[in-house]
């Protein structure tokens, strides 16, 4: 770098050094010297990770069936690596991540509502809801 997946309305300091930007782009709209950005610590969560109980229409062995063998089938039997679940089960040594404001809001496109236009079918508009997308952000796997 790109590709697949999950998540993204919670949640986290009146500490230190630091000295002016910051919030991904862009528009708005906000933080900022009563100190940004970085960095350290402290802290949140609980992806990876560790565990505990459940289930069974998932899985895994077994039986049944058949001269044999292999599939198939059965309220049939055993189990719990793997699945789910347990209103966020539990836990935090470990690697990451976070720690104004929903991912700050909107960016596309579909519909709903309102309002203007036309004989109509429609078509333009909105500080407005709703769903989906896109882009971005993190975390796993893979390249």
């Nucleotide at each position: 770098u790109u590709c697949u997946u999950a998540u993204c309305g919670a949640g986290a300091g009146c500490g230190g050094c630091g000295g002016a930007g910051g919030g991904a782009u862009a528009g708005g709209c906000c933080c900022g010297a009563u100190g940004a950005a970085g960095c350290c610590c402290g802290g949140c969560a609980a992806c990876c990770g560790a565990u505990u109980u459940g289930u069974g229409u998932a899985c895994a062995g077994c039986c049944c069936u058949u001269u044999a063998u292999u599939u198939c089938u059965g309220c049939g039997c055993u189990g719990c690596c793997u699945g789910c679940a347990a209103a966020u089960g539990u836990c935090a040594u470990g690697g990451u991540g976070c720690u104004a404001a929903u991912u700050c809001c909107u960016a596309c496109a579909a519909u709903g509502c309102c309002g203007c236009a036309u004989g109509g079918a429609u078509g333009c508009g909105g500080a407005c809801g709703u769903u989906g997308g896109c882009a971005g952000a993190u975390g796993a796997g893979a390249u």
Molecule: SAM riboswitch aptamer (S box leader)
Organism: Paenibacillus sp. FSL R7-0331